[in-house]
Order: sequence, then C1' cells, then structure tokens
RNA sequence: GAAGCCCGCCAGACCGCCGCUGGUGCAAUCUGGGAAACCAGGCACUGGAGGAACGUCCGGACUGCACAGGGCAGCGUAGGAGGUAACACCUCUCCACCGCGAGGUGAGGAUCAGAGCAACAGAGACGAGUCGACGGGUCGUUCGCAAGGACGGCUUGUCGGGUGAAACGGGCAAUCUCUACGCGCAGCAAUACCAAGUAGGCACACGUUGACGGGGCCCCCGGAGUGUGCGGGUAGGUAGCACCGAGCCGUCUGGCGACAGGCGGCCCAGAUUAAUGGCGGUCACGCCGGGGGCAACCCCGGCGCCACAGAAUCCGGCUUAUCGGCGGACUUCACAC
Repeated sequence: GAAGCCCGCCAGACCGCCGCUGGUGCAAUCUGGGAAACCAGGCACUGGAGGAACGUCCGGACUGCACAGGGCAGCGUAGGAGGUAACACCUCUCCACCGCGAGGUGAGGAUCAGAGCAACAGAGACGAGUCGACGGGUCGUUCGCAAGGACGGCUUGUCGGGUGAAACGGGCAAUCUCUACGCGCAGCAAUACCAAGUAGGCACACGUUGACGGGGCCCCCGGAGUGUGCGGGUAGGUAGCACCGAGCCGUCUGGCGACAGGCGGCCCAGAUUAAUGGCGGUCACGCCGGGGGCAACCCCGGCGCCACAGAAUCCGGCUUAUCGGCGGACUUCACAC
C1' cells in the first nucleotide's frame, strides 16, 4: 500500500421566532362542558422518538381466573460448563464443517427398545433375498454285471464378479419414537374503581269497595295498574400508565468472558382530538459548475441536509431494514529498510 475479518460509535450542531404535547409550582376556589364521575381553561419553569421505536418471533414483570400432591396428554429445548428475573438469548470451551488466515457456521442426546424411510443403477434396497461358480444331503430319469457316472428338481454351506452412497451390514432421529429438562390458561381491548339514559329484574306500599291520569280543586270522563326503594350491566370517566426502575452515566474491585458487587452523580417522552412540528440564519458535510495552485488544498455560486424508519402497559433478547462516515484490534499478500 492492497484485499479482508471482527468489535465499538455517530445518524448534523448552534441561535431566533411561531406552534403541538406531558409534568411541577402559583392563583380566582373562579369560568365553561357534563346528570354525575370527571374533563378543559391562566401565568412561570421544565421534559418531549430509535438504533432499530419496526416485526410481534422468544423470555419475563404485571393482572385476572384456575390450582393439596402426583401422573397422562400437548408444546418446547438438547455437546460441556457458566451468566441471567427468565429465555430458544449471551459468554467460555470441546467436536464437526468452511476459509491460506484473522475468523465464520452448526436443530452437535439416543439407531444392541421398537417402527418407518432411501432417487438412479442393479438379479436383489431394509422383511432379507438373489445372479453365477464350487461342495454336501435327498428325490427322479438314464447308462453300467457291479462299484459308480451323467443330467434335472428340492434343500443346505462356502466363495465370486458386477451395480450402487449403502448388499444379513451400515445410514437417516429436521419421520414417528425413547431419554433428560422446562411450561397451568389468558392477555393492558388484562384488570380495578366511579357511573347515566333505555329496557328488563327484585322488594315494599296502594289499587275494580276505583289507585292513577285529565294544567290547582269539585262534578264528570277515562281507567288497570301506579308509586317508592334496591341491585347488576352498558355508554361515559378515572386508575393501571409514564414511574426510584431487572433504570441511566462515571469510577473502582472480582472474573478469560457473559456478568456481578461497591462508591459517587442523575431523574430521562407518553397520548386515544393519539404530541414530538414549521420558518429563518450561521457553521459543518455531500453533490454539481466555475476559478486559483506543481500538489495537498483553497475561493466563489447553486442544490441537498439526506438511508432505514415514528413510541402506545413496561422490560431483556432475537430477526429483518438501513445513505454516508469515524475509531480500534487482527489476518493475508506485495514492496522498502
């Protein structure tokens, strides 16, 4: 210098103006909406998207229901040791494969418990049987005086060529299965509380000896229900839920590491009308054009300000998407000393 491999980081900065949205404090305990519950309104200060907030794949927290204990079924996981709240995640390590290497990938328990499966080729492919040669036994035919010979069938033993990944010997468990371990079911539209209207329910009282209604009373007319109370649910509202947390930052200690512990500091988005934006300026960066300079580079003008992507109960992971840039460790090759 070139090519590569692994890890970490950034995802424009600052200022001004105008908005949107959450919190805290102050104030009339006022105004508006609403039956109520509750919500909104002023001023000041202050917070306001991501490394993946995506996917909703795995694991937990939390909530309701179920639950003595054990087992079956079902689902999942799988070398060993460890980390963790937990995991299918992470770390270290063994083995196998890929790479010259840095490094990468791995559903890597069990096939003497049982079942199932194997294209093409081949006589035969998972029950063992079959092509050929040789030998034994037995039966039949035939030759021979006889001993025995020849041929054929059945049966049995040994061996051989060829096919094929594999031929009484193996493979596949990412086919069922077995072994070990884990898992109760549902999910914030969980769940808890407050609570209309309408309909229906329950209790009590009155009522054809007329309750009740007809604008207050009487006559009169209609007339079988009327009144009060209670409780459940729905609309609506509040909580859950915006957070002292498996929290973040710094530092020290232990550990190869994942990680754990100590100390110090910080408080850091949050709705359902669904906020997190717009405009202007300066700087930085990129691209294009022009000019200067031997060159590195500098100046001027214009444009862009970027990719993937937008929280919704919260947290730990994994997967997937991603313009451009920065830093570090290492490998191979080439060259120079």
About this RNA: A computed fold for a 337-nucleotide RNA from Caenimonas terrae, annotated as Bacterial RNase P class A. Of the family's consensus pairs, 92% are formed in the model. Taxonomically the source falls in Caenimonas (Bacteria, Pseudomonadota, Burkholderiales, Comamonadaceae). It matches the Rfam family "Bacterial RNase P class A". It is annotated as a ribozyme. About the family: Ribonuclease P (RNase P) is a ubiquitous endoribonuclease, found in archaea, bacteria and eukarya as well as chloroplasts and mitochondria.